Transfer RNA from a Deltaproteobacteria bacterium, 72 nucleotides, folded computationally.
Rfam family: tRNA. By type it is a transfer RNA.
Its mean pLDDT, the model's own confidence on a scale to 100, is 84.
RNA sequence: AGGCGCUUAGCUCAGGGGUAGAGCGCUACCUUGACACGGUAGAGGUCACUGGUUCAAAGCCAGUAGCGCCUA
Repeated sequence: AGGCGCUUAGCUCAGGGGUAGAGCGCUACCUUGACACGGUAGAGGUCACUGGUUCAAAGCCAGUAGCGCCUA
């Protein structure tokens, strides 16, 4: 310098146009003498950023940034 992949909740990851989910973790309550386990409820996300396409974008297009792999 060129090519490819990834970026979504605190962590690990789904979701690939119709308005965001799971597991673990966290908080409250139930349960216990207490803890753990278990149960119920809840909080937590400008979907890396900017622009574009679209009635509608986390998902499509372009660029930027970070990380990783390959080639030279």
The source organism's lineage runs through Bacteria, Pseudomonadati, Myxococcota and Myxococcia.